[in-house]
RNA sequence: GCGCCGUUAGUGUAAUGGAUAUCACACGAGAUUCCGGUUCUCGUAAUCUCGGUUCGACUCCGAGAUGGCGCA
Numbered sequence: 001g002c003g004c005c006g007u008u009a010g011u012g013u014a015a016u017g018g019a020u021a022u023c024a025c026a027c028g029a030g031a032u033u034c035c036g037g038u039u040c041u042c043g044u045a046a047u048c049u050c051g052g053u054u055c056g057a058c059u060c061c062g063a064g065a066u067g068g069c070g071c072a
Base pairs, nucleotide, nucleotide: 001071002070003069004068005067006066007065010025011024012023018055027043028042029041030040031039048064049063050062051061052060
């Protein structure tokens, strides 16, 4: 330099172009307990950035950022 792949809550993940963006752990509150743990209920928190296409974009397209792999 060229090609390919990934990027979504604090962490790990799911999501046919149409949902209130899924689940688990973590975190906070409550219930339970003599206290704690366990268990149960509720809650907080996310689409890498900028544009484009579309009635509608996490999803498609372009450019960029960042990480990984391969080739030279």